[in-house]
This is a predicted structure of a 368-nucleotide RNA (Bacterial RNase P class A) from a Dehalococcoidales bacterium.
Rfam family: Bacterial RNase P class A. Rfam classes the family as a ribozyme.
RNA sequence: CAAGUAAACCGGGUGACCGCUCCUUCUUCGGAAGGAGAGGAAAGUCCGAACUCCGCCGGGUAGGAUGCUGGGUAACGCCCAGGAGGGGCGACCCUACGGAAAGUGCCACAGAAACAAACCGCCCCCCGAUUCAUCGGGGAGCAAGGGUGAAAUGGCGAGGUAAGAGCUCACCAGCGACCGGGCGACCGGUCGGCUGUGCAAACCCCAUCCGGAGCAAGACCAAAUAGAGGGACGAUGGGACGCCCGGCCUGUUCCCAGGGUUGGUCGCUCGAGCCUUCUGGUAACGGAAGGACUAGAUAGAUGGUCACCAUCCCGAUAAGCGCAAGCGCAUCGGGAUACAGAACUCGGCUUACAGGUUUACUUGGCUC
Numbered sequence: 001c002a003a004g005u006a007a008a009c010c011g012g013g014u015g016a017c018c019g020c021u022c023c024u025u026c027u028u029c030g031g032a033a034g035g036a037g038a039g040g041a042a043a044g045u046c047c048g049a050a051c052u053c054c055g056c057c058g059g060g061u062a063g064g065a066u067g068c069u070g071g072g073u074a075a076c077g078c079c080c081a082g083g084a085g086g087g088g089c090g091a092c093c094c095u096a097c098g099g100a101a102a103g104u105g106c107c108a109c110a111g112a113a114a115c116a117a118a119c120c121g122c123c124c125c126c127c128g129a130u131u132c133a134u135c136g137g138g139g140a141g142c143a144a145g146g147g148u149g150a151a152a153u154g155g156c157g158a159g160g161u162a163a164g165a166g167c168u169c170a171c172c173a174g175c176g177a178c179c180g181g182g183c184g185a186c187c188g189g190u191c192g193g194c195u196g197u198g199c200a201a202a203c204c205c206c207a208u209c210c211g212g213a214g215c216a217a218g219a220c221c222a223a224a225u226a227g228a229g230g231g232a233c234g235a236u237g238g239g240a241c242g243c244c245c246g247g248c249c250u251g252u253u254c255c256c257a258g259g260g261u262u263g264g265u266c267g268c269u270c271g272a273g274c275c276u277u278c279u280g281g282u283a284a285c286g287g288a289a290g291g292a293c294u295a296g297a298u299a300g301a302u303g304g305u306c307a308c309c310a311u312c313c314c315g316a317u318a319a320g321c322g323c324a325a326g327c328g329c330a331u332c333g334g335g336a337u338a339c340a341g342a343a344c345u346c347g348g349c350u351u352a353c354a355g356g357u358u359u360a361c362u363u364g365g366c367u368c
Stems, first nucleotide, its partner, number of pairs: 001364010012309007020037007039339001043350002046348004051214004056247006063210005068082005083097001084095004098205002103203002105199002119146002121142002124139006154172002157169003173195001175192007218266004229256004237250003274291007310337008320329003
């Protein structure tokens, strides 16, 4: 210098004018002054909680979620560290990664066969024919070779055999036992007999977890109130959200449709939160001390215009600077500055994002 890997961060600034929401103060009640006013994702609403309500309790069943190990956390499907497998020269990245000797099922096309397999083929025996090369029929053996396939009953070499075969042996893969290391996933070694297989993001099995609805939750004040209609029941109805059962409660009603009211206050922003320092831990994270807290609208405020500056892009360049060219600096003109807008609040995940900055590392080239 080029190409990359990982992580963190910024994401326009200043001024003037005109507007919007909230708070405080003043007020002649018209308003005035001062202060505060979006994000890293406020987004998607995908997980987990806090909080609130739904009489309560128990059991069963259905259903759903998660799925290597250890830790973190209020909790999680999140995060950290590690293991195994896979990818990359490498920095590094990716993984729904429990169970296939519980059972059921599936394995397209091709192929004889996709589960316990003789299509071609190899070998031996018997019978017959014979042109003595072989041919036909019957019986037995063989998974070595060919062929099909993503996958064909461990791979490869040697011995062995009629031909073959873990039949035997070496190495490799897998399985089991033992020993050693590790909290563990797992790793290393020795021995053994030779050993058949894919799919569980197929049903299923195992382990763990799960009541429902959600701030339009919900509370209070004000306002309004309707008889009539339809249905269920006459011994059962109702009790907050899959179904069933039991206990309990309530006790004559319950459901539907229609009509009325749909204003205000609270919930509402100080919080498992943020910053700095020290400290325990590899880390996620925990602990201690100190410090600062100023969006809370309700059809929904947080904006617009102009000027200058900043960054980037495009075009031009007679003259200036660097240098051989052509570019760079500079100058001039034009354009762009993203994704996106809080609505009860947190912890995560995912997705979107013009342009830019920083740190650590990897690979290659050049120079000293």
Model confidence (mean pLDDT): 75 of 100.
Of the family's consensus pairs, 96% are formed in the model.
The RNAcentral record of the sequence draws on ENA.
The gene name in the source record is rnpB.